[in-house]
Parts: sequence; structure tokens; C1' cells
RNA sequence: GCCGCCCUAGCUCAGAUGGUAGAGCAUCGCAUUCGUAACGCGAAGGUCCGGAGUUCGAUUCUCCGGGGCGGCU
Repeated sequence: GCCGCCCUAGCUCAGAUGGUAGAGCAUCGCAUUCGUAACGCGAAGGUCCGGAGUUCGAUUCUCCGGGGCGGCU
């Protein structure tokens, strides 16, 4: 330098032929226990990497950037 993949909750990851986003773990509360842990119930937590374009509508499609991983030279 070229090619491919990825970026979504604190962490690990899902997600829909475009229609306002979920799980597990972690956190907090309640219940249980003599008490703790575990188990059970509930809650909170997101400018979906940034910008532009298309669209009635973009996390999703297109383009330009940024970051990460891998391959080739």
C1' cells in the first nucleotide's frame, strides 16, 4: 500500500426484506436466612463510533472519516 471483517448498556454479545433496541453477567431494591453466599422477584442503565446522502422514517442501505482485528505484498 491492497483486501476482508468488526464498532449496540459497565463487560461479553444478539438484533429486524428500514418502523423508535434486547439477553447473560455486573449494579441497585425486595423476598428468603440467625447472618452471608446462592436461588427467586423487580428496577435502573443506550446521542446504536462521528459526519453526510437516500427515505415519510436509518442502529439497519450508500458514501467519507476514526478506531480495532485478520490476511496479502
Predicted 3D model of a 73-nucleotide RNA (transfer RNA) from a Candidatus Kaiserbacteria bacterium. Its Rfam family is "tRNA". By type it is a transfer RNA. The source organism's lineage runs through Bacteria, Bacteria candidate phyla and Candidatus Kaiseribacteriota.